[in-house]
């Protein structure tokens, strides 16, 4: 510089264009003499501008940043 690819919760990872979820972590509570494990409850996120569409995480356009290839 060309090509592909990816970017969600503190972290790993789902999500047919129709309510953004699990786990792990974090707080609070049950239990324990105390602590560990175990159960319950709950906070918390879509890289950014636009655009399409009744209705984006998603589709499409510019930007930003990692990954691989190739020169």
């Nucleotide at each position: 510089u060309g090509g592909g690819g990816g970017a969600u919760a503190g972290u790993u990872c789902a999500a047919c264009g129709g309510c953004a979820g699990a786990a792990c972590c974090c707080u609070u509570g049950a239990c324990u003499c105390u602590g560990a494990c175990u159960c319950a409850a709950g906070u918390g996120a879509u890289c950014u501008u636009g655009g399409u569409u009744c209705g984006a995480a998603u589709c499409c356009a510019g930007g930003u940043c990692c990954c691989c290839c190739a020169g």
A computed fold for a 71-nucleotide RNA from an Aggregatilineales bacterium, annotated as transfer RNA. The prediction has a mean pLDDT of 81. Lineage of the source: Bacteria > Bacillati > Chloroflexota > Anaerolineae > Aggregatilineales. The same sequence occurs in records of 2 taxa. The RNAcentral record of the sequence draws on ENA. Its Rfam family is "tRNA".